[in-house]
RNA sequence: AACUAAAUACAAGCGCCAGAACUGUUUAGGCAGUUGACGAGGGUGGGGUUAAUCGAAAUUUCGGCGGGUGCCCCACGGUGUGAUCAACACCGUAAAUACCAUACAAAGUCUUGAAGCGAUUCAAGAAACAAAGUUGGUAGGUUGAUUGUAG
Numbered sequence: 001a002a003c004u005a006a007a008u009a010c011a012a013g014c015g016c017c018a019g020a021a022c023u024g025u026u027u028a029g030g031c032a033g034u035u036g037a038c039g040a041g042g043g044u045g046g047g048g049u050u051a052a053u054c055g056a057a058a059u060u061u062c063g064g065c066g067g068g069u070g071c072c073c074c075a076c077g078g079u080g081u082g083a084u085c086a087a088c089a090c091c092g093u094a095a096a097u098a099c100c101a102u103a104c105a106a107a108g109u110c111u112u113g114a115a116g117c118g119a120u121u122c123a124a125g126a127a128a129c130a131a132a133g134u135u136g137g138u139a140g141g142u143u144g145a146u147u148g149u150a151g
Base pairs, nucleotide, nucleotide: 014066015065016064017063019062020035021034022033023032024031025030038055039054040053044075045074046073047072048071049070076092077091078090079089080088082147083146084145085144086143087142097139098138099137100136101135109126110125111124112123113122114121115120
C1' cells in the first nucleotide's frame, strides 16, 4: 500500500423488492433495467409489542419484507397545597386539561436544464395550497399523614 473478515458509525415517513405494473433486448423462454409514501409532527431509561400521529396528492402512495421517535409494563423525573412524604391522575425536562385566537410544508402543477435507446431519474426557477400540533390569551385540577417556616 492493496485485499479479506469482523465491529462501529452513517437512513427513521426511513430502507428494501421475491409479487405487480412499466422499459430495452429477444421468435419465445430468458436476460438487463425502471417505478414502488409528498411533506408536517414525534425520542427520560429498561423490557415487551406491531395494522404507530397529521394532513397534501390522486392510474401502483397497489402488494409485500424489515426497521421505527407510537402504545403497554416497570423505574426515574415533572405538575396537581406554603412545605415534606405516600397514594392517585396526567405528562416527559417547553414535563394536566378545556376554550378562543394564531404561524408554518413538500410533493403535485407550470417553465427550463441535465443523465438515459427507453421506462424513468436528478437539478434550478415561478405561482400556490394543509391538518395534527406549536405559540399566545382566558378558564382551571386530588386524597391522606406530618409540619406551620417565609410572606
This is a predicted structure of a 151-nucleotide RNA (glmS glucosamine-6-phosphate activated ribozyme aptamer). The coordinates come from a structure-prediction model, not an experiment, and the mean pLDDT is 76. Its Rfam family is "glmS glucosamine-6-phosphate activated ribozyme aptamer". By type it is a riboswitch.